[in-house]
Context: one part of a larger RNA
RNA sequence: CGUUAGAGUAUUGAGAGUGACCUUUUUCUAGUACGAGAGGACCGAAAAAGACAUACCUCUAGUGUACCAGUUAUUGUGCCAUCGGUAGACGCUGGGUAGCUAUGUAUGGUUUAGAUAACCGCUGAAGGCAUCUAAGUGGGAAGCUGUCCUCAAGAUGAGUACUCUUUGGUUGCGACAAGACUAGUCGCUUGAUAGGCAUCCGGUGUAAGUAUAGUAAUAUAUUCAGCCUAGAUGUACUAAUAAACCUUAUU
Numbered sequence: 001c002g003u004u005a006g007a008g009u010a011u012u013g014a015g016a017g018u019g020a021c022c023u024u025u026u027u028c029u030a031g032u033a034c035g036a037g038a039g040g041a042c043c044g045a046a047a048a049a050g051a052c053a054u055a056c057c058u059c060u061a062g063u064g065u066a067c068c069a070g071u072u073a074u075u076g077u078g079c080c081a082u083c084g085g086u087a088g089a090c091g092c093u094g095g096g097u098a099g100c101u102a103u104g105u106a107u108g109g110u111u112u113a114g115a116u117a118a119c120c121g122c123u124g125a126a127g128g129c130a131u132c133u134a135a136g137u138g139g140g141a142a143g144c145u146g147u148c149c150u151c152a153a154g155a156u157g158a159g160u161a162c163u164c165u166u167u168g169g170u171u172g173c174g175a176c177a178a179g180a181c182u183a184g185u186c187g188c189u190u191g192a193u194a195g196g197c198a199u200c201c202g203g204u205g206u207a208a209g210u211a212u213a214g215u216a217a218u219a220u221a222u223u224c225a226g227c228c229u230a231g232a233u234g235u236a237c238u239a240a241u242a243a244a245c246c247u248u249a250u251u
Stems, first nucleotide, its partner, number of pairs: 001154001005165007015151003019148001022050007034039001052108005060102004067095005072087005113145002119139004168246004172188005193239003196235005202228003209222005
């Protein structure tokens, strides 16, 4: 831009896919058929497992460099204490929310059909016999087609159904489980979009100050304290202001 007004939602499937369709073990059938014995099935049924694939983060585990604590050296805030800086692009160490992840969790490879390959057949002549082939005809593989999964109406043959509206869209702004930039998605006061704040979940592990005990290091009490990133709920306190542009149906 088209699909002949616009928007939203849900779909059909022509067609496409360097998508998947995997494997093993054990048990039953059955120590049966078979076989002198040794040995030992087809067919059929069931249960586990491996690798692989997809999704997710409840559990387990990892990371978590703007969270909490401990700690060494040095330096600064005049000193003590407290706190800050540096020692890595966390000084080191112990933990750890969200997110991301696998080693974790969940799910998956089902069913039957068609045409076939090698191969095995039936009937059967040329060639009075024989011959799966020459006419005709049956079976037969994890492979092929279909079934399954994903995409899909620019399928210009531009499909279908429903709802809404006279408008719809872009720029702009606040953001995001979206993202290199774009794009996409949500929101823009008729508002919970982000920040802040409150409460909570959760993390760390009992702050500072003071008091008491001890010569002191330190311990105890106040104190399951203090602090807190990404999480949940609520709340217009702050910021989503203001506006511009493009486009819209019959003859």

The prediction has a mean pLDDT of 84.
Predicted 3D model of a 251-nucleotide part of an RNA (large-subunit ribosomal RNA, domain VI) from Mallomonas splendens.
Lineage of the source: Eukaryota > Stramenopiles > Ochrophyta > Synurophyceae > Mallomonas.
The RNAcentral record of the full RNA draws on ENA.